[in-house]
RNA sequence: CCAGAUGACCGGGCGGUCGCGGGACAUCGCAAGAUGCUCGAGGAAAGUCCGGGCUCCACGGCAAUAUGGCGGCGGGUAACGCCCGCCGGGGGUGACCCCAGGGAUAGCGCCACAGAAAGCAAACCGCCUUGCGUGCAAGGUAAGGGUGAAAGGGUGCGGUAAGAGCGCACCGCGUCUCCGGUAACGGCGACGGCACGGCAAGCCCCGCCAGGAGCAAAACCGAAUAGGAACGGCGCGUAGGGGAAACCUUACAGGGCAUUGCCGCCCCAGACCGUUCGGGUAGGUUGCGUGAGCCGUCCGGCAACGGUCGGCCAAGAGGAAUGAUCGCCACGGUCGCAAGAUCGUACAGAACCCGGCUUACAGGUCAUCUGGUCCU
RNA sequence: GCCGUCUUAGCUCAAUUGGUAGAGCGCCAGAUUGUGGCUCUGGAGGUAGCUGGUUCGAAACCAGCAGACGGUACCA
Numbered sequence: 001c002c003a004g005a006u007g008a009c010c011g012g013g014c015g016g017u018c019g020c021g022g023g024a025c026a027u028c029g030c031a032a033g034a035u036g037c038u039c040g041a042g043g044a045a046a047g048u049c050c051g052g053g054c055u056c057c058a059c060g061g062c063a064a065u066a067u068g069g070c071g072g073c074g075g076g077u078a079a080c081g082c083c084c085g086c087c088g089g090g091g092g093u094g095a096c097c098c099c100a101g102g103g104a105u106a107g108c109g110c111c112a113c114a115g116a117a118a119g120c121a122a123a124c125c126g127c128c129u130u131g132c133g134u135g136c137a138a139g140g141u142a143a144g145g146g147u148g149a150a151a152g153g154g155u156g157c158g159g160u161a162a163g164a165g166c167g168c169a170c171c172g173c174g175u176c177u178c179c180g181g182u183a184a185c186g187g188c189g190a191c192g193g194c195a196c197g198g199c200a201a202g203c204c205c206c207g208c209c210a211g212g213a214g215c216a217a218a219a220c221c222g223a224a225u226a227g228g229a230a231c232g233g234c235g236c237g238u239a240g241g242g243g244a245a246a247c248c249u250u251a252c253a254g255g256g257c258a259u260u261g262c263c264g265c266c267c268c269a270g271a272c273c274g275u276u277c278g279g280g281u282a283g284g285u286u287g288c289g290u291g292a293g294c295c296g297u298c299c300g301g302c303a304a305c306g307g308u309c310g311g312c313c314a315a316g317a318g319g320a321a322u323g324a325u326c327g328c329c330a331c332g333g334u335c336g337c338a339a340g341a342u343c344g345u346a347c348a349g350a351a352c353c354c355g356g357c358u359u360a361c362a363g364g365u366c367a368u369c370u371g372g373u374c375c376u
Numbered sequence: 377g378c379c380g381u382c383u384u385a386g387c388u389c390a391a392u393u394g395g396u397a398g399a400g401c402g403c404c405a406g407a408u409u410g411u412g413g414c415u416c417u418g419g420a421g422g423u424a425g426c427u428g429g430u431u432c433g434a435a436a437c438c439a440g441c442a443g444a445c446g447g448u449a450c451c452a
Stems, first nucleotide, its partner, number of pairs: 001372010012329007020040004025036004042347001046358002049356005054214004067210005072086005087101001088099004102205002107203002109199003124145002126141007153171006172194001173192004178187003218286004228277006234270001237252006254267004293312004298307003330345006377448007386401004395432001403419005425441005
């Protein structure tokens, strides 16, 4: 210098003017308010995919079932499906990266097509033996061919009629002992002689976790209207029919629906009127930002993280604020030979709050490391 | 806020214990007709929303995104 890997960070900068939202601050004002001061988006505020706080509901305790989720080991954490370290497997020359990584001898199921045979194996070709009718039959055989994603260990030597874990060595697999490690696991040795194919992001089995809802949670204050309760006011009449009665029914009178007339409805015992009370709607207040908080120092730890000490208080409302403009600079696009002109500033935008994950993101900075090339 | 469903040819929709995707309408060509339509025959057209993963094999199973649609919410 080129090409890469990993981790961390920034996300236009400075100044002026005007404007918007919050304030428990200061001054003026009786108040409304005015002026000043001060604070005012993010690394993802997003998706709502996990885990919690908080609030209400349910619940005597424990266990189990169902449903859903998680799954190597150890640690971190309030908790997690997150993070850190390690183990095993895979990829890369390497830095480094990727893995839903329990169980397939608990059981069930599936493995299309092709192929002779696809799951307690199987004889199509080939090879070998025997028989004869000399190209067929019977038997043996999984070494070779062919099919397939996959053919019941692999390589080599021996062995055999030809073959075969049939025997042996090494590798692989399984079981056991010992050693190292907290463990996953690794290593040495012995034995077994192949019996044990794949799929559990098919059902399932094992272990672990989970009560439900969500700030429109929830608490407090609380109009008008319409229901409810208590007390008071006013009121309970006449005639007929049915019935033993309670009561039902008809007509008139009376009362109520703000008043008068008409119509309609209701009551005749509670329609109506008044006062008081209660639930509760609209509305208001709280919840609502001092918190698993941020910054720095030191200590422990490989790290995630934990602890000590010091400093700081930093948006909050309603769906609505968080902007515009000017000057200089930075970067990018377009035009231009150039000087320069002009446009733009990635993704996106809080609304109960935190810890993660995932996704989007112009451009830029820093640190460590790897491979290659050149120079000294 | 809390949930659910869907995405397959130009359009409307099928097919699932995972085995290589079809129908109707439409489109194109030919036949028929003097011409067009109707009718008949033949044909084209698919990254299965996208990206990964599991598997021998994915439209289907799993995860993450994208888009479309729907349900529900206080009190009496």